[in-house]
A computed fold for a 349-nucleotide part of an RNA from an uncultured prokaryote, annotated as small-subunit ribosomal RNA, central domain. It matches the Rfam family "Bacterial small subunit ribosomal RNA". Rfam links the family to the GO terms structural constituent of ribosome and ribosome. Model confidence (mean pLDDT): 89 of 100.

Context: one part of a larger RNA
RNA sequence: CUGGGCGUAAAGCGCGCGUAGGCGGUUAGAUAAGUCAGAUGUGAAAGCCCCGGGCUCAACCUGGGAACUGCAUUUGAAACUGUUUAACUAGAGUGUGGUAGAGGAGAGUAGAAUUUCAGGUGUAGCGGUGAAAUGCAUAGAGAUCUGAAGGAAUACCAGUGGCGAAGGCGACUUCCUGGCCUAAAACUGACGCUGAGGUGCGAAAGCGUGGGUAGCAAACGGGAUUAGAUACCCCGAUAGUCCACGCCGUAAACGAUGUCAACUAACUGUUGGGCGGGUUGAGGGAUUAGUGACGCAGCUAACGCAUUAAGUUGACCGCCUGGGGAGUACGGUCGCAAGACUAAAACUC
Numbered sequence: 001c002u003g004g005g006c007g008u009a010a011a012g013c014g015c016g017c018g019u020a021g022g023c024g025g026u027u028a029g030a031u032a033a034g035u036c037a038g039a040u041g042u043g044a045a046a047g048c049c050c051c052g053g054g055c056u057c058a059a060c061c062u063g064g065g066a067a068c069u070g071c072a073u074u075u076g077a078a079a080c081u082g083u084u085u086a087a088c089u090a091g092a093g094u095g096u097g098g099u100a101g102a103g104g105a106g107a108g109u110a111g112a113a114u115u116u117c118a119g120g121u122g123u124a125g126c127g128g129u130g131a132a133a134u135g136c137a138u139a140g141a142g143a144u145c146u147g148a149a150g151g152a153a154u155a156c157c158a159g160u161g162g163c164g165a166a167g168g169c170g171a172c173u174u175c176c177u178g179g180c181c182u183a184a185a186a187c188u189g190a191c192g193c194u195g196a197g198g199u200g201c202g203a204a205a206g207c208g209u210g211g212g213u214a215g216c217a218a219a220c221g222g223g224a225u226u227a228g229a230u231a232c233c234c235c236g237a238u239a240g241u242c243c244a245c246g247c248c249g250u251a252a253a254c255g256a257u258g259u260c261a262a263c264u265a266a267c268u269g270u271u272g273g274g275c276g277g278g279u280u281g282a283g284g285g286a287u288u289a290g291u292g293a294c295g296c297a298g299c300u301a302a303c304g305c306a307u308u309a310a311g312u313u314g315a316c317c318g319c320c321u322g323g324g325g326a327g328u329a330c331g332g333u334c335g336c337a338a339g340a341c342u343a344a345a346a347c348u349c
Stems, first nucleotide, its partner, number of pairs: 004320003007303002012317001014201004021194003025088007033081002035077008049065006091191001092188003096183003103177002106174004110154001115149007125136002162169002206247006215241002220236004258316006268292006275285001298305002322349003331342004
């Protein structure tokens, strides 16, 4: 390079936006770059191939032909691609009227619970475990009542329910703000899809500076268990968990399934819309955007997938190529660091 692949065997970037590039709807006209046809020139000889000839054959030599799939010039064709002109509305978008929502950011507020502190009542235990002990308690604990402080999280509602590109998002009110869906069909008129580089977002842990710290809790201390116990169990407890700002850039970042578009049986639950008819019932019907179950054709090594495809196709990107060595070394880029990204070889089976 060609080929074959990427749910689970190696393989879909964690997710967007977007540059170059690739690809691109309908109808006419023009053009003739790609494309197709003809002609002319050229494409040295030798060689290869075909038909002959000469060495007794062959190798070898030799005559003729074909071929040289190419390039240039020229004359044409106009379906497709390109370019260009004019138009269209089915793609895409804008506007108008509505709906639903833990979508995001800021501010404020609330109640339950844990803990601590203060006070009252009250007396000998409490706590913990498989059993215990460490621990707390006559300097009055635990229990119970009242009050206060402070931090974090929001029971029920709650639902294979909703929203978001993903990470993710859950008390209430308010303010700012993104997106989806839907009805009619007013407007723009291909404005589109994908996307190497690039750029932004990105759980938890971790890092920096400054706050905060109720509960929980790496490390650490103690008590048990045990042959030992650097653990599992128990009593404590610091970073951290929380807030502000700045880094880090990774996860089984999973649907282990890239994005977009078209087509392809039924049946059933649920969420958000609008529609028509009616017997006005918490009803039934068709439809659309999600989200589930099951299942035909088809696909699959099987499991399974099956209009939310892993089916049938197209466009573009990413990635894989035996196991180990190794996602390592070296180099480079980034980072305060931890480390991240890129990424081999020897050797070995």